[in-house]
């Protein structure tokens, strides 16, 4: 320095409740602790979820399923990439 994670400080902060807010998925903010060594950052591939999108087929009375095609969410699904706090033991 790297792999790696014993201790400690310190950061995060599920579910849940409460307010804002968006059609939506969700996103702030607050109490609240399940966990987390990257639960920092990033929507590059996979994946999941929404929509007031296309388009195609089936029916056609309204819908509804699937498939795609735009535009989104979610990083505390899985990888890929920037960064990064401590340091026992090996």
């Nucleotide at each position: 320095u790297c792999u790696c994670g014993a201790a400690a400080a310190g950061c995060c902060g599920a579910a849940c409740c409460c307010u804002u807010u968006g059609u939506g998925a969700g996103a702030a903010g607050g109490g609240g602790a399940c966990g987390g060594a990257a639960a920092g950052c990033c929507a590059c591939g996979g994946g999941u979820c929404u929509u007031u999108u296309c388009c195609u087929c089936c029916a056609u009375a309204g819908c509804g399923c699937c498939u795609u095609u735009a535009a989104g969410a979610c990083a505390g699904c899985c990888g890929a990439g920037c960064u990064g706090c401590c340091g026992a033991a090996a």
This is a predicted structure of a 90-nucleotide RNA (c-di-GMP-I-GGC riboswitch aptamer) from a Deltaproteobacteria bacterium. Lineage of the source: Bacteria > Pseudomonadati > Myxococcota > Myxococcia.